[in-house]
């Protein structure tokens, strides 16, 4: 070298997630992927590997190690979107107080400020006006029971004469009407009126003394409240061709790979 018969070793591996940890079943992802049983409110172990039973191949295209690439998975930041929630600070909005910066506005035809004397206020009095009552004054007003006169006509009487008294004409009384004036009382949401007394703190009206500011309308400044919530700022769920981190399958590269017996 070759040929026989063993072993070790292969017959897949990896992210999440579960778990004290780990391996496995469920999920994902790579991918050429031995059988059966057993496993999610779940099975196994406590260490090189699921736990029990079996097939296969077997030292080389093979098994293990070491670098590399890198599907993919997870975790963290950052941008973004949505919706929520807060109001510390920036903005922004509203009244509201201070200021007296700027505009405006009053004032040498006199400001603030002082003094007197009138009004606005209160109290009685006149006069007026109005209103209401009365009186006066004009019309009317009683079948009998007011009054005058009393035709007719009764009635006494011998007559003279005398009584009473319907209608009618006059007139009255109470009442009732009445346009104004006249004269009394009384009232008031009554006056461009007049007197007296009282108040007089504000404001208005003119005068005077004094001589230069008042005042606070819009804006800024400034402070303390509300208001909404754009920026902020807490947390939530999504989205990324975006940084970091960590596992990493597949594949490339290098490095090592046994034991007995023949010939």
């Nucleotide at each position: 070298c070759c040929g026989u018969g063993c072993u070790a070793g292969g017959u897949g591996g990896g992210g999440a997630g579960u778990u004290g940890g780990c391996g496995g079943u469920g999920c994902c992802c790579u991918g050429a992927a031995c059988c059966c049983g057993c496993a999610a409110u779940c099975c196994g172990c406590c260490u090189u590997a699921g736990c029990g039973g079996g097939a296969u191949u077997g030292a080389a295209c093979u098994c293990c190690c070491c670098u590399u690439c890198g599907a993919g998975g997870u975790c963290c930041g950052g941008c973004u979107u949505u919706g929520u929630g807060g109001g510390a600070c920036u903005g922004c909005c509203g009244g509201c107080g201070c200021c007296a910066c700027g505009c405006g506005g009053c004032g040498u035809u006199g400001a603030u400020g002082g003094a007197a004397g009138g009004g606005u206020c209160c109290c009685g009095c006149g006069c007026g006006g109005c209103g209401a009552g009365g009186a006066a004054c004009g019309g009317u007003g009683a079948a009998c029971c007011g009054g005058g006169u009393c035709a007719g006509g009764a009635c006494c009487g011998g007559a003279a004469g005398g009584u009473a008294g319907c209608a009618g004409c006059c007139c009255u009384a109470a009442g009732u009407c009445g346009a104004a004036c006249u004269c009394c009382u009384c009232g008031g949401g009554u006056g461009a009126c007049g007197c007296g007394g009282g108040g007089c703190a504000g404001c208005c009206c003119g005068c005077c003394c004094g001589g230069a500011g008042c005042a606070g309308g819009c804006g800024a400044a400034c402070g303390a409240c509300g208001g909404a919530a754009a920026g902020c700022c807490g947390g939530a769920a999504g989205g990324u061709u975006c940084g970091g981190a960590u596992c990493g399958a597949c594949a490339a590269g290098g490095g090592g790979u046994g034991c007995a017996c023949g010939g």